[in-house]
A computed fold for a 597-nucleotide part of an RNA from a soil metagenome, annotated as large-subunit ribosomal RNA, domain I.
The full RNA is in RNAcentral, with records from MGnify.
Its Rfam family is "Bacterial large subunit ribosomal RNA".
Its mean pLDDT, the model's own confidence on a scale to 100, is 82.
Context: one part of a larger RNA
RNA sequence: GGCGCACGGUGGAUGCCUUGGCGUCAGCAGGCGAUGAAGGGCGUGACAAGCUGCGAUAAGCUUCGGGAAGGUGCAAAUAACCCUUGAUCCGGAGAUACCCGAAUGGGGCAACCCAGCCGUCGUAAUGGACGGUUAUCAUGCUCGUGAAUACAUAGCGGGCGUGAGGCGAACGGGGAGAACUGAAACAUCUUAGUAAUCCCAGGAAAAGAAAGCAACCGCGAUUCUCCUAGUAGUGGUGAGCGAACGGGGAAGAGCCUAAACCGGCAGUGUGCAAAAGUCUGGACACGUUGCACUGCCGGGGUAGUGGGCAGUCAUGUUCCGGAGGUCCAGCUCUGGACCGGAGUUACAAAAGUCAACGUUAGCCGAAUUGUUCUGGAAAGUCGAACCACAGAAGGUGAAAGUCCUGUAGGUGAAAACGUCUGACUCUUCGGAUGGCUCGCCCGAGUACGGCGGGACACGGGAAAUCCCGUCGGAACCCAGGAGGACCACCUCCUAAGGCUAAAUACUAGCUGACGACCGAUAGUGAACUAGUACCGUGAGGGAAAGGUGAAAAGUACUCCAGGCGGAGAGUGAAAUAGUACCUGAAACCAUGCGCCU
Numbered sequence: 001g002g003c004g005c006a007c008g009g010u011g012g013a014u015g016c017c018u019u020g021g022c023g024u025c026a027g028c029a030g031g032c033g034a035u036g037a038a039g040g041g042c043g044u045g046a047c048a049a050g051c052u053g054c055g056a057u058a059a060g061c062u063u064c065g066g067g068a069a070g071g072u073g074c075a076a077a078u079a080a081c082c083c084u085u086g087a088u089c090c091g092g093a094g095a096u097a098c099c100c101g102a103a104u105g106g107g108g109c110a111a112c113c114c115a116g117c118c119g120u121c122g123u124a125a126u127g128g129a130c131g132g133u134u135a136u137c138a139u140g141c142u143c144g145u146g147a148a149u150a151c152a153u154a155g156c157g158g159g160c161g162u163g164a165g166g167c168g169a170a171c172g173g174g175g176a177g178a179a180c181u182g183a184a185a186c187a188u189c190u191u192a193g194u195a196a197u198c199c200c201a202g203g204a205a206a207a208g209a210a211a212g213c214a215a216c217c218g219c220g221a222u223u224c225u226c227c228u229a230g231u232a233g234u235g236g237u238g239a240g241c242g243a244a245c246g247g248g249g250a251a252g253a254g255c256c257u258a259a260a261c262c263g264g265c266a267g268u269g270u271g272c273a274a275a276a277g278u279c280u281g282g283a284c285a286c287g288u289u290g291c292a293c294u295g296c297c298g299g300g301g302u303a304g305u306g307g308g309c310a311g312u313c314a315u316g317u318u319c320c321g322g323a324g325g326u327c328c329a330g331c332u333c334u335g336g337a338c339c340g341g342a343g344u345u346a347c348a349a350a351a352g353u354c355a356a357c358g359u360u361a362g363c364c365g366a367a368u369u370g371u372u373c374u375g376g377a378a379a380g381u382c383g384a385a386c387c388a389c390a391g392a393a394g395g396u397g398a399a400a401g402u403c404c405u406g407u408a409g410g411u412g413a414a415a416a417c418g419u420c421u422g423a424c425u426c427u428u429c430g431g432a433u434g435g436c437u438c439g440c441c442c443g444a445g446u447a448c449g450g451c452g453g454g455a456c457a458c459g460g461g462a463a464a465u466c467c468c469g470u471c472g473g474a475a476c477c478c479a480g481g482a483g484g485a486c487c488a489c490c491u492c493c494u495a496a497g498g499c500u501a502a503a504u505a506c507u508a509g510c511u512g513a514c515g516a517c518c519g520a521u522a523g524u525g526a527a528c529u530a531g532u533a534c535c536g537u538g539a540g541g542g543a544a545a546g547g548u549g550a551a552a553a554g555u556a557c558u559c560c561a562g563g564c565g566g567a568g569a570g571u572g573a574a575a576u577a578g579u580a581c582c583u584g585a586a587a588c589c590a591u592g593c594g595c596c597u
Stems, first nucleotide, its partner, number of pairs: 001596006008589002015582001016547002020518002022515007029507002031167002039100003042055003046078001050074002061094006070082003105114003115134007136164010171202001172200004182189001186236001212219002223250005233241002254499003257443001261299010277286002279330006304477001306442004310437006318337007338431006351425005356419005362411003368384003373380001385402002387391001393405003448472008458484001479494005534541002554581001557568004
């Protein structure tokens, strides 16, 4: 020096464990914010560095409920305290809530600096303190001023009221919009209207009550889904892209306007001795009241077996009042009662009460013992019992239906909130339909066309349909659009205004349940002071790190010793479980013995 064996050290693999993750499902909730959010800074404890909580009333204050004997968070110890006059704790409602941050009095290098006005306090006075208020934009009302342009209007300035602003995971609508890639290269094409980006929402959004489909039969808003079907098509006819009709299901709901016509108000024009007009007829009376146009408001009206308006005819019409200059008759309008209908998710719209149910704390909740045995410990074993709408699960010194928490099943709210639940108050509508005339109305720089683009499964194609730009530019129900060029016949529908629940999408958050998901190099980056430490000017990058024991019983005391550490002693079932702590592999290191050189 090597090999072997033994006993150790080092190291932290492996096994076991789980406070943490991952995924799925169901329910709830689907927003927060100028009443100052999200997120932070700085404070706040007897001692207090971190986390958590809270805010100068600062690990908290008030009140109403629950609950029960302990309590002063993680987190030990000490001190000082609180508590059956009910603390701590849990839940509802409040109070307080520094500074920054949309940040909003002005400024600013966020958490800082400096003000104005009003009020109160303070000073002899100034300085000062405290409370309130003072950003911008939009919009409504209002006051002042005031162009082209005389009146006026626009504009400008002020005051008051209301709203907005910012944050947030995905889902939604819209604007604008790539490339890598695929085509085995590449340009049309594809990736893809995807990613990234901007705007705007809502709990969903969007769409939506046929100018639709269909095919000579018919259907009857939209949305989602299964088929139709990888079909018909489209396509450097390459790669690829890719319907619809129809059928089965989920859900189910329909409405309001514009116009014609009537009335009111305002403006402009016109009209002067009398006409027109004042609901109709007759009489009286009035008469810048009239007429036309424009605007606003109220009524009316909403359709495609066309509808409505106006005029006219027919039939019909609960009761009591009022008005239409006056009187009589009729007519029209209107208020109330009665009867009937409907209703706050659209169709008009506001609020409240009660009930029911639910949410935010809880509560009750069956049934076992033994001087069997082992053991440190019984839940194991043995013997004998019991409950079960409960033998889910977790814990307890090993493996518990009957020890604890629970489970099945029941039950509960002072307060707040919720509900496509019901009732009432309430609100609102109605108490007339049909025929005829073919007079009036039925959404215009619109439809449509040319040119240029885009969307449609459809790449310009035979290219309909839809949208945009540009230049042209209709018809008015004896009308217009569509049925995939176009024309005819036929059929379907009624554009150029608007609203609309459900079925559908998503899950940051809360609650519950589950897993042939992980088990500390795994599972989230993060089981632990983790987006921490640390790195970077910055955008950004980004760790490592779990386990004594049933219980600290965490080794009194003695000895060696500066300390660390150790030897006894003691605790414990165990200390080779001693906080460098479960198990404790290998590499690596040492010691002893044996063999070899």